[in-house]
Context: one part of a larger RNA
């Protein structure tokens, strides 16, 4: 841009693409079979690898603006109690999140139409023959089926609903994530919980600083303290003010 009016959502599905693996055991059964040793077809069942998706309760990693210990050195006047630096100075733990080594699910049942083969009825050829007319069944394969993508499918489709300039819709802008390189995408914009702040909790680290009180003293107790990103609620306190663009019948 296009789909001969303009939206706004909800679909159909021409076509495509993905899956497609597999192994032990037990049951049937020590049966059929087989002198014996041995040892099943079919059929269910469990449990496994590999390999694909999605997940973060659990395990286990990462967590560089979370807590805690340490070490030196410079500063805060001194003590304390603290900041910068030193690989995040080292070291021990961590949520959200984002991951596997972790969860959990998957490959199928099944239909149709064949391939090798096996039939069925049958003649040419009084007989015989699956085949010549007819006609059943038969594969991890082939068409579906399952899980995506999908109307630029230009053969551009269906269906709802909305709008007629007093304008549907959509944008810009601004607050932002479950989205993200930028754009797009999705939320929200005071008729409001979008994000941030508070305030609850959950969750993390272990028990702060000052004091008291025990001890001679290091330290210990009062104290599950005290700090604390992301999470999970509440609450309009801060900021999403009001605008202003495009926009329809050749």
């Nucleotide at each position: 841009c296009g789909c001969a009016g303009g939206a706004a959502a909800u679909u159909u599905g021409c076509g495509u693409g993905g899956c497609u693996c597999u192994g032990a055991c037990a049951c049937u059964a020590g049966u059929a079979c087989g002198a014996g040793a041995g040892g099943a077809c079919c059929g269910u069942g469990u449990u496994g690898g590999a390999c694909c998706g999605a997940c973060c309760u659990c395990u286990g990693g990462c967590c560089u603006g979370c807590c805690g210990g340490c070490u030196g050195u410079u500063c805060c006047g001194c003590c304390a109690g603290g900041a910068g630096c030193a690989c995040c100075g080292c070291c021990g733990g961590g949520u959200a999140g984002c991951c596997a080594c972790g969860u959990c699910g998957g490959g199928a049942u099944c239909g149709g139409a064949u391939a090798a083969g096996c039939g069925c009825u049958g003649a040419a050829a009084g007989c015989a023959u699956c085949u010549a007319a007819g006609u059943g069944c038969g594969a991890a394969g082939c068409c579906g089926g399952c899980c995506g993508c999908a109307a630029g499918a230009u053969u551009a489709g269906a269906u709802u609903u909305c709008c007629c300039u007093u304008g549907a819709g959509g944008g810009u802008c601004g607050u932002c994530a479950u989205a993200g390189a930028c754009g797009a995408u999705g939320a929200c914009g005071u008729u409001g919980a979008u994000a941030g702040g508070c305030u609850g909790c959950a969750g993390g680290u272990g028990u702060a600083u000052a004091g008291a009180c025990g001890g001679c003293g290091a330290c210990g107790u009062c104290a599950c303290a005290g700090c604390c990103g992301a999470g999970c609620a509440g609450u309009a306190c801060u900021a999403a003010u009001u605008g202003c663009c495009c926009g329809a019948g050749a």
Large-subunit ribosomal RNA, domain VI from a Bacteroidaceae bacterium, 250 nucleotides, folded computationally. Rfam family: Bacterial large subunit ribosomal RNA. Rfam links the family to the GO terms structural constituent of ribosome and ribosome. NCBI's taxonomy places the organism under Bacteria, Pseudomonadati, Bacteroidia, Bacteroidales, Bacteroidaceae. Its mean pLDDT, the model's own confidence on a scale to 100, is 89.